Predicted 3D model of a 138-nucleotide RNA (FMN riboswitch aptamer (RFN element)) from Domibacillus indicus.
[in-house]
RNA sequence: AAACCUUUCCGGGGCAGGGUGAAACUCCCGACCGGCGGUGAUAGGCGAUCAAGCCUUUAGUCCGUGACCCGCAUGCGUGCGGUGGAUCCGGUGCAAUUCCGGAGCCGACAGUAACAGUCUGGAUGGGAGGAAAGGACA
Numbered sequence: 001a002a003a004c005c006u007u008u009c010c011g012g013g014g015c016a017g018g019g020u021g022a023a024a025c026u027c028c029c030g031a032c033c034g035g036c037g038g039u040g041a042u043a044g045g046c047g048a049u050c051a052a053g054c055c056u057u058u059a060g061u062c063c064g065u066g067a068c069c070c071g072c073a074u075g076c077g078u079g080c081g082g083u084g085g086a087u088c089c090g091g092u093g094c095a096a097u098u099c100c101g102g103a104g105c106c107g108a109c110a111g112u113a114a115c116a117g118u119c120u121g122g123a124u125g126g127g128a129g130g131a132a133a134g135g136a137c138a
Stems, first nucleotide, its partner, number of pairs: 004135007017029003031118002033107002035065004043056004060105002069082005087103005109121003
């Protein structure tokens, strides 16, 4: 130093404009958004310089995971298990479903004067996880 323990803090974005209608941010045209960890490459920095190496940063659609939902157990704090959406083509390259170009696709539950990824609500909640401080070990 890493790992470990405790505490604290942090920890989700989005219908402009138009159409129909009695009524729609729910339908239609169109617009907009993308949690967390991982990954051989964008980009930036350190390394005086090249290089090795290190730090920050880089995927909604790859791998894993959280919220939601379901089941079981429960000392009612929670624990364990399940379910769980969507991408191709071309280019560069040793290497990219991550880069560049193009065209697609996806999005819990409940509510609603009318069907919701974007409104309202559970939620001043929970949370993957991130950071810091302290402790203990050596």